[in-house]
RNA sequence: UACGACAAUGGCAAACCUAUCGAAAGGUAGGGACGCAAAGCUAAAGGGCCUUCCCGCGAGGGUGGCAGCCAGCUACCGAAA
Numbered sequence: 001u002a003c004g005a006c007a008a009u010g011g012c013a014a015a016c017c018u019a020u021c022g023a024a025a026g027g028u029a030g031g032g033a034c035g036c037a038a039a040g041c042u043a044a045a046g047g048g049c050c051u052u053c054c055c056g057c058g059a060g061g062g063u064g065g066c067a068g069c070c071a072g073c074u075a076c077c078g079a080a081a
Base pairs, nucleotide, nucleotide: 003078004077011036012035016031017030018029019028020027021026034068040073041072042071046070047069048066049065050064053062054061055060
């Protein structure tokens, strides 16, 4: 550097429920665990997906969002290969 074990120490928390913010997607907090070896960070590098409204005959573009889709950056541990 790469890889990821019924290893160790720890970590995160889907759906759903409650409260709250939002026009929506969705966010935040609490409960809750389906899962996760980056489920840490980045949406002002890019692809993808979602979304209210605006523009456009339309294709599409803008706007806002998703990092638990890919991606970029960084990182704990150390069996086997």

Predicted 3D model of an 81-nucleotide RNA (c-di-GMP-I-GGC riboswitch aptamer). The coordinates come from a structure-prediction model, not an experiment, and the mean pLDDT is 83. The model forms 90% of the base pairs in the Rfam consensus.